This is a predicted structure of an 89-nucleotide RNA (c-di-GMP-I-GGC riboswitch aptamer) from Peptococcaceae bacterium UBA6096.
Its mean pLDDT, the model's own confidence on a scale to 100, is 89.
[in-house]
RNA sequence: AACGAUAAAGGCAAACCCGGCGAAAGCCGGGGACGCAAAGCUACGAGUCUAAAGUCUCUUCGGAGACCAUGAUCGUCGGGUUGCCGAAA
Numbered sequence: 001a002a003c004g005a006u007a008a009a010g011g012c013a014a015a016c017c018c019g020g021c022g023a024a025a026g027c028c029g030g031g032g033a034c035g036c037a038a039a040g041c042u043a044c045g046a047g048u049c050u051a052a053a054g055u056c057u058c059u060u061c062g063g064a065g066a067c068c069a070u071g072a073u074c075g076u077c078g079g080g081u082u083g084c085c086g087a088a089a
């Protein structure tokens, strides 16, 4: 140190369940651990998810469909930024 151990101390918490919020994706709290050395923070780039509102099309006028992020995800990848420990190499 740009490296990462069957180390030590501590940390986070997928699926699933319960309660709450939300149109949804999803988020928050509790339980729970599949995993994680940045699974800390940041939606900056790409990706992915959703489609309430909006626009368009159709309509039996009830509604249906398509598009769309301004919504979501940092536990999809990359960038930025901060940081614990110290075997081997």
Stems, first nucleotide, its partner, number of pairs: 003086002011036002016031006034075001040081003044078003047073003054067005